[in-house]
Context: one part of a larger RNA
RNA sequence: GAGUAACGAUAAAGCGGGUGAAAAGCCCGCUCGCCGAAAGACUGAGGUUUCCUGUCCAACGUUCAUCGGGGCAGGGUAAGUCGACCCCUAAGGCGAGGCUGAAAAGCGUAGUCGAUGGGAAACAGGUUAAGAUUCCUGUACUGAGUAUUACUGCGAAGGGGGGACGAAGAGGGCUAGGCAAUCCGGGGGCCGGUUGUCCCGGUUCAAGCGUGUAGGAGGAUGAGCCAGGCAAAUCCGGCGAAUCAGGUUAAACCUAACUCUGAGGCGUGAUGAGGAUUGCCCUUAUGGGGUAAGGAGUUGCUGAUGCCGAACUUCCAGGAAAAGCCUCUAAGCACCAGGUAAUAGUCAAUCGUACCGAAAACCGACACAGGUAGUCAGGUAGAGAAUACUAAGGCGCUU
Numbered sequence: 001g002a003g004u005a006a007c008g009a010u011a012a013a014g015c016g017g018g019u020g021a022a023a024a025g026c027c028c029g030c031u032c033g034c035c036g037a038a039a040g041a042c043u044g045a046g047g048u049u050u051c052c053u054g055u056c057c058a059a060c061g062u063u064c065a066u067c068g069g070g071g072c073a074g075g076g077u078a079a080g081u082c083g084a085c086c087c088c089u090a091a092g093g094c095g096a097g098g099c100u101g102a103a104a105a106g107c108g109u110a111g112u113c114g115a116u117g118g119g120a121a122a123c124a125g126g127u128u129a130a131g132a133u134u135c136c137u138g139u140a141c142u143g144a145g146u147a148u149u150a151c152u153g154c155g156a157a158g159g160g161g162g163g164a165c166g167a168a169g170a171g172g173g174c175u176a177g178g179c180a181a182u183c184c185g186g187g188g189g190c191c192g193g194u195u196g197u198c199c200c201g202g203u204u205c206a207a208g209c210g211u212g213u214a215g216g217a218g219g220a221u222g223a224g225c226c227a228g229g230c231a232a233a234u235c236c237g238g239c240g241a242a243u244c245a246g247g248u249u250a251a252a253c254c255u256a257a258c259u260c261u262g263a264g265g266c267g268u269g270a271u272g273a274g275g276a277u278u279g280c281c282c283u284u285a286u287g288g289g290g291u292a293a294g295g296a297g298u299u300g301c302u303g304a305u306g307c308c309g310a311a312c313u314u315c316c317a318g319g320a321a322a323a324g325c326c327u328c329u330a331a332g333c334a335c336c337a338g339g340u341a342a343u344a345g346u347c348a349a350u351c352g353u354a355c356c357g358a359a360a361a362c363c364g365a366c367a368c369a370g371g372u373a374g375u376c377a378g379g380u381a382g383a384g385a386a387u388a389c390u391a392a393g394g395c396g397c398u399u
Stems, first nucleotide, its partner, number of pairs: 013031006032396004040376003046356002050354001051075006060068002080141002082352003086119003092113003098107003122139005142348003146344007153333002158328004166315004172308003177302005183202005204273002208268004215261004219244003224239003228236002245255003277293007316319001362371002378390004
């Protein structure tokens, strides 16, 4: 220079009360304003206690501070079912033997690792200052091994099936959600009107179990035979007498029956939960907390990008693997062992779980106008996830 620039989005504040030494900024209340495909909610990565409570205000906070993601202290994360671990494999890594190399080492078989993928099973309500699909209440489900009973060809690192997959497009059936009405409870007017076709609030509920629908796929059963599936096979594959329907000359195709699959609905779950509201008690008192009782609970319309559906149709660029699972036999065992079903009781370890998570808590030296994967998607207008206003919810961006 200079008490100058600046005080980090122009979304916005005002008042009353409280606390306090002190209040524009903290707490409570009433208005006002802003976001609302977000500036709301959930959840990864990452952070690692920032979460909650008490207390403090030196420093940190671009101002103040009684406040704080600041200091100090105490507290807080509960799982058979969520995720990991676990079983399985992809790209890729490592790699016994092996090959190559002067060596260091490189490559690579059998294997062994490796999720961003496949693989058993839980929902609704309640509860804390702070945890909940984890605690509690109610109602379920899965796997393993044991025992009993009944029946019985069991057996794998092998065979087969399955798992099992592209893109685009079209329409259908549904549901979540929404909007009205109905019903239930309540209201009665401060300037004009308002007993009305008025106003306000509510009208809710899962997994599981039972039923097996709209729809989708496949003709079905099958004596007998077979150089295939590295051996075997009753399994798979090929041929195929015969039987079971119709249309069509036949094939193909369509339909029926049957089998498989399959949303949703309905019943149950639920004589339960929740529920506007009301009574009583306490208190820091137009509020908060505790406790008890508890109404209605139906219908119509609309309607998804969600489900049926990895379905259907079309197309060419022809769209993972392996295990779990089902089945077949080999060696072997066949009075046993083993397998199947029912019932009973037992077990289900370990790790994560707080909080932020489009951000003041992550990456940017900062409480930084930047960056950051996925999910949810109310209302009135609208083709719409645009845009405008708004609900729930959250904020007014620390002079």
A computed fold for a 399-nucleotide part of an RNA from Candidatus Hamiltonella defensa (Bemisia tabaci), annotated as large-subunit ribosomal RNA, domain III. Rfam family: Bacterial large subunit ribosomal RNA. Gene Ontology terms of the family: structural constituent of ribosome and ribosome. The full RNA is in RNAcentral, with records from ENA and SILVA.